[in-house]
Context: one part of a larger RNA
RNA sequence: UUGGGCCUAAAGCGUCCGUAGCUGGUUAAGUAAAUUUUUUGUGAAAUUGUCGGGCUUAACCUGACAGCGUGCAGAAAAGACUGCUUGACUAGGGACCGGGAGGAGUUAGAGGUAUUCUGGGGGGAGCGGUAAAAUGUUAUAAUCCCUAGAGGACCACCUGUGGCGAAGGCGUCUAACUAGAACGGAUUCGACAGUGAGGGACGAAGGCCAGGGGAGCAAAACGGAUUAGAUACCCGAGUAGUCCUGGCAGUAAACUCUGUGAGCUAGGUGUUACAUGUCCUUUGAGGGCAUGUGGUGUCGUAGCGAAGGCGUUAAGCUCACCGCCUGGGAAGUACGGUCGCAAGACUGAAACUU
Numbered sequence: 001u002u003g004g005g006c007c008u009a010a011a012g013c014g015u016c017c018g019u020a021g022c023u024g025g026u027u028a029a030g031u032a033a034a035u036u037u038u039u040u041g042u043g044a045a046a047u048u049g050u051c052g053g054g055c056u057u058a059a060c061c062u063g064a065c066a067g068c069g070u071g072c073a074g075a076a077a078a079g080a081c082u083g084c085u086u087g088a089c090u091a092g093g094g095a096c097c098g099g100g101a102g103g104a105g106u107u108a109g110a111g112g113u114a115u116u117c118u119g120g121g122g123g124g125a126g127c128g129g130u131a132a133a134a135u136g137u138u139a140u141a142a143u144c145c146c147u148a149g150a151g152g153a154c155c156a157c158c159u160g161u162g163g164c165g166a167a168g169g170c171g172u173c174u175a176a177c178u179a180g181a182a183c184g185g186a187u188u189c190g191a192c193a194g195u196g197a198g199g200g201a202c203g204a205a206g207g208c209c210a211g212g213g214g215a216g217c218a219a220a221a222c223g224g225a226u227u228a229g230a231u232a233c234c235c236g237a238g239u240a241g242u243c244c245u246g247g248c249a250g251u252a253a254a255c256u257c258u259g260u261g262a263g264c265u266a267g268g269u270g271u272u273a274c275a276u277g278u279c280c281u282u283u284g285a286g287g288g289c290a291u292g293u294g295g296u297g298u299c300g301u302a303g304c305g306a307a308g309g310c311g312u313u314a315a316g317c318u319c320a321c322c323g324c325c326u327g328g329g330a331a332g333u334a335c336g337g338u339c340g341c342a343a344g345a346c347u348g349a350a351a352c353u354u
Base pairs, nucleotide, nucleotide: 004325005324006323007308008307012322014202015201016200017199021195022194023193025089026088027087028086029085030084031083033082035078036077037076038075039074040073041072042071048066049065050064051063052062053061054060092192093189094188095187096185097184098183104178105177106176107175108174109173110172111155112154116150117149118148119147120146121145122144126137127136163170164169207248208247209246210245211244212243216242217241222236223235224234259321260320261319262318263317264316267299268298269297270296271295272294273293274292275291276290277289278288279287280286303310304309327354328353329352336347337346338345339344
């Protein structure tokens, strides 16, 4: 409880694809499902109203008439809107073409500094670490300097409220393959669209399985300190893990705490991509200015908002569709179900309490 909401009070699914459903641009003709009007039938009784009748009146009972019965079925008409059928259109959407932008993805190859380790040479007493120390390491020659090599991970500067991607995310270079977006077009199809219950795919870190790899870092476990204690913070050392291949898992403050799509509603100022015009030019894939379109920031009008604030990238004004909320705790727990190797995930209460 047909009402109101979801940035921060409870509440937007992590993201996308898409089935059913719901919704759907301009125009002409037809149809008449829906809609509207008229009309016919039916629509129990009681109840209600009017006029009578019966109990001594009244309440009550009863007769006739009227009304109610908002519905269902049939008939006729209308043709605006919705639907359906047929035809046409181009403003939505798609395809194609053109030259650009990009850490978008996959695979392969190449490179760079540093850490660590190893070999050789130099050197000869400490090194390391901290607030201070100690554990540790070192005459089996460390730390330090030079040189050569091995191996794994990473990719400084450029780097930018800069770019790309649906989100997660993506950063050395080169190549191949793949995908998307923007801009421009006197090209083309012609509503082919939007959303999307179920469903599917992708999905950080950590975790799991199998096989590799292992430099640095580092849960756990171990020492040294600190402390009343110190299962911590600090120090030393260190295994899983972090890396690769193939599977599983499916969660995050997966955040813009703001679902997707469309239309409308002042501007100013950065930045990025493309196009057009114009000026400069060292003539180059150069630079400046203006305009248009797309993205990304910032300030702000109206308006909105409890306020903070939002403000053409809306939290403004509207429409379509989906998801979700209904006091706190118990509780994202129990039970059941589905999935998973497990960890657990998804679905998800109540008693009781306040």

The part of an RNA shown here (small-subunit ribosomal RNA, central domain) has 354 nucleotides and comes from an uncultured prokaryote.
Model confidence (mean pLDDT): 88 of 100.
It matches the Rfam family "Bacterial small subunit ribosomal RNA".